[in-house]
RNAcentral holds the sequence, with entries from Rfam.
Predicted 3D model of a 137-nucleotide RNA (glmS glucosamine-6-phosphate activated ribozyme aptamer) from Erysipelothrix sp. HDW6C.
The coordinates come from a structure-prediction model, not an experiment, and the mean pLDDT is 78.
Its Rfam family is "glmS glucosamine-6-phosphate activated ribozyme aptamer". The family's RNA type in Rfam is riboswitch.

RNA sequence: ACUAUAAUCAUAGCGCCCGGCUUCAAAUGAGUGAAGUGACGAGGAAAGAGGUUUAUCGAAAUAUCGGCGGGUACCUCUUCGGUUUGUGGAAUCGUAAUAUAGAAGGCAAAAUCACAAAUCUUCUAUAAACCACAUUA
Numbered sequence: 001a002c003u004a005u006a007a008u009c010a011u012a013g014c015g016c017c018c019g020g021c022u023u024c025a026a027a028u029g030a031g032u033g034a035a036g037u038g039a040c041g042a043g044g045a046a047a048g049a050g051g052u053u054u055a056u057c058g059a060a061a062u063a064u065c066g067g068c069g070g071g072u073a074c075c076u077c078u079u080c081g082g083u084u085u086g087u088g089g090a091a092u093c094g095u096a097a098u099a100u101a102g103a104a105g106g107c108a109a110a111a112u113c114a115c116a117a118a119u120c121u122u123c124u125a126u127a128a129a130c131c132a133c134a135u136u137a
Base pairs, nucleotide, nucleotide: 014069015068016067017066019065020037021036022035023034024033025032040058041057042056046079047078048077049076050075051074052073080094081093082092083091084090086133087132088131089130098127099126100125101124102123103122104121105120
């Protein structure tokens, strides 16, 4: 210096529990008390306001049932920013700053092993790259 593994941190797939379920205790019929469980990781935030609510992806999981709250999701508006040479408008997106489709690549945890999809990267195709003014060639 490099590689591998482990631990900690990086505060929202996060928190809670009047139901349910599990375990234990006495009792053992009903019931009672205590403890526990109640989403496995991947991914996700320009700023502000308002609105909506089963808010993305898959998994040897299948009570991961059910409920409540919250939320980085979605919609509208404003501001800031990227792209369409400059400015304004318009469109689209959010610093990884067009959309859709296809192909290839690539990554987890729940069991020290194994394995995924989406985001993402590359390529291809399609759609949109416009209007006014200005500038340059």